[in-house]
Context: one part of a larger RNA
Formats: sequence, structure tokens, C1' cells
RNA sequence: GAACGAACGCUGGCGGCAGGCUUAACACAUGCAAGUCGAACGGUUGUAGCAAUACAGCCGUGGCGCACGGGUGAGUAACGCGUGGGAAUAUGCCCUUUAGUACGGAAUAACAGCGGGAAACUGCUGACAAUACCGUAUACGCCCUUCGGGGGAAAGAUUUAUCGCUAAAGGAUUAGCCCGCGUAAGAUUAGGUAGUUGGUGGGGUAAUGGCCUACCAAGCCUACGAUCUUUAGCUGGUCUGAGAGGACGAUCAGCCACACUGGAACUGAGACACGGUCCAGACUCCUACGGGAGGCAGCAGUGGGGAAUAUUGGACAAUGGGCGCAAGCCUGAUCCAGCCAUGCCGCGUGAAUGAUGAAGGCCUUAGGGUUGUAAAGUUCUUUUAGGUGGGAAAAUACUGAUGGUACCACCAGAAAAAGCCCCGGCUAACUUCGUGCCAGCAGCCGCGGUAAUACGAAGGGGGCUAGCGUUGUUC
Repeated sequence: GAACGAACGCUGGCGGCAGGCUUAACACAUGCAAGUCGAACGGUUGUAGCAAUACAGCCGUGGCGCACGGGUGAGUAACGCGUGGGAAUAUGCCCUUUAGUACGGAAUAACAGCGGGAAACUGCUGACAAUACCGUAUACGCCCUUCGGGGGAAAGAUUUAUCGCUAAAGGAUUAGCCCGCGUAAGAUUAGGUAGUUGGUGGGGUAAUGGCCUACCAAGCCUACGAUCUUUAGCUGGUCUGAGAGGACGAUCAGCCACACUGGAACUGAGACACGGUCCAGACUCCUACGGGAGGCAGCAGUGGGGAAUAUUGGACAAUGGGCGCAAGCCUGAUCCAGCCAUGCCGCGUGAAUGAUGAAGGCCUUAGGGUUGUAAAGUUCUUUUAGGUGGGAAAAUACUGAUGGUACCACCAGAAAAAGCCCCGGCUAACUUCGUGCCAGCAGCCGCGGUAAUACGAAGGGGGCUAGCGUUGUUC
């Protein structure tokens, strides 16, 4: 000198754009953050109707989604990440193609009845439906095979336009796996390793593999740093620097890991699953003491910690996501608004004229000098703020939270708007008074013990400016 997710002190007019718990991965009151489909199905309530039926809602079965989106960085020195390759894989929804969609059956929830329990919830009996479940048939592809053969599917709905379902092949997308290279510090860590290293058989997986298991062999890593310890999410990038390099990894984007702590699997195309299940633990809450409930590292918000970091806001209008044929519903993703000079950028706090160089202040050699065209006065302007009126784009047909916002026109009046630090040298800027090694200053050198340009005040001056200075950190 530059920079910052900064903080503190003094001060503070406006706007645009961005950013905002770096500390306790500490504990959390309350609300919301994942639903949707009646064009899969049964029942039920209300309204209209004599009824058929129509519309609106609710309970449950069923389908899809809940593995995305959002948060955090605890763990991890690792094929975790970055980059470049690879073969032994799966892939819901989507696209293309081929073939099919036949015949039957038994249950069950909601519901009704009878119960248990304080509650959470739950038992027995009965009836009934499906795109829920099961069987038979069929099989161009498909799977297994000792090549003889064996095995395996489907679901309907409808406003008649279609939407679905099954099997197979291909594509796309996504994901899993393997490898080369790169990826912090310590030797005051020198040896480490028995599923350990390799092979064979078997198991397991979507798939390779000690991934697991039985047997066999005795290997494998290491001074080019194994093992151990400490620290740490990685990257694109950010800051600095002429560069080389150094430091960092907030916001935004990609990947990874985690979801009170530890463990486990279930379902599923996909999880070993933040707002699912089970077990154990700590903590909190309810209880009729028998037993139960919970998990903000989602958005707000609270306590706590801290130098320090915001609203318990609006809307689905846009973009995107889930479900649905659709209408639509949901969406604290998102878009907006609120708070904060936290940063960057822009604008303003007036302009011209005005010498008797007014008054006042300060200094003075008492002549004067300086503040100073500065003020007053005169003539103007009206940015921004204020008032009145009009008023968007963002939206391809409808649809605008933002918002009566941006913007435009008119009105009044210089009106409402300047501070902070410094002035011994480094370093731009000097005098007087007070103080008297006191009070104090200080980044370094150093000032202060009676004329202090270094302390405190005043006048004057210098610098930056809605900021200025200090502290911290990096280069």
C1' cells in the first nucleotide's frame, strides 16, 4: 500500500447492487418447511332433486412422490476431492421399436358390534372393493440348462380423444465400482500387518474384489517416510503480488460427509433414509406410575456462548419441483419486502456575484496580520428529500406478491442534510495559553523536571469524506 463475512470509538442525508452466527455439530417454546390423485377402489357426510343423478367434503385401501429441493462442515490426510483413463454393472420417470393385455380365486382396511388403556394406542368377531394380493393359460424377444428340456407376465379407467399395464431390445440420463498422477505438518513417531498378502473351492452383490468363508502358501507395506500423532471437508476459485509465489476456501457453482450420540436393517429404480422404522444411550416433556412422546446442522424465532451477525414478514405473480388427463393443490425451494453505512458504486448538503477586506475570534514588534469572498447582502437553481397527480415492464391467452414500487409531470422553498483523524521526524500540516518527569502521549525514535510546534485547550492549517480513525488477520 491492498484486502476483509469483520469488531470497537466518534459521526451519519439519499439511492442502486451485494452481504449478514467466522463462537456452542450448545439446548430449543411456537408456527410453517411434502404432499397429491375421485380419470384405481370401498364407505360415509352435506346441499339440490320424488328419484336417477350432480356438486362439495371426509375416512381408509391403492398409486406416485417423500433418495429431489433446503441446511451444516462434526467426521474424513481418504480413490474423499481434482484430473485423465477403465470394465465386471444397475437405472423409476423420458424417447424409439417389437409382441401382448385371456380366464379365475381368496383375503383385508375403512365400516358395524363387543372390549382393553389415563394416554399413546390396541385386541376379538362380522361384512365388502380395487390399477392391492394369488393361481391358471399363453411367450416374438427373455432367464436357466447336463442341450433332452425346464421357468417366468399383465389392470384397468374414461367425457371414446386418450391415459395406463406386461415382456423384451436399443437410447438418453443418473448412479455404483477399479486404476495412473496430484492433494498439510511432525522422525523429540522406525518398524507396521494374521483376513494380514496371494491362490483354489464356495457364498454374497446390480457388479469386480478377502467383500465373506473353508483350505493351502508366507507373504504385503516401509527411509522415494510405512505405522503413529496433530491439524483439515476437497475443488472451480478469493485476496495479495510485476511475476514466481504466499495465505485463504464466506457468498455463487461442482463433489463428498453428516442429521441428538452409537448401531442395524426394512421398503424401494434409487436410502441403510434431516422433518421414516427398530435397538441402545444421554437429555427434555406427559403420566392415573402400569406406560408413553420428542429431535430446528429447513425458514423465522428463543435462551446460552460471544467483540460480533437480521423479521416468529408477503406471495406462489415469475423460475423450478411433486402429484394430477386436466382444473388445480402443495412448495420458508424461489421471487420479493423488512433490519444493519457491513462492503462496493453513484448523488447531495447549493451556484454566481459580493472589500468597508464588516463584526467577532486568534496572533501581534500594537503599525498590523489572519480567519477571508469566507459571512452578510444581491441575483439564481431545485438534484435528492417533502407535497399533489399520473403510472409501468417483468406476462406469448388468463394470472403481478413486489407496489401505487420504478418512472413521469407539477408545486413550494436554500429550504431538511458534515463529520472524523492528524499537524516533533518518518509524514502533508504551527502558533498562543495551561501544566511542570505531574497530568498525560506513544507505531518506531522518543516527548513532559517553568518559555513543550510531541501532554490538555484554543486559533490556524493538512488529509480523507457519509464516512473517519483504532484493533485484529492475510499478502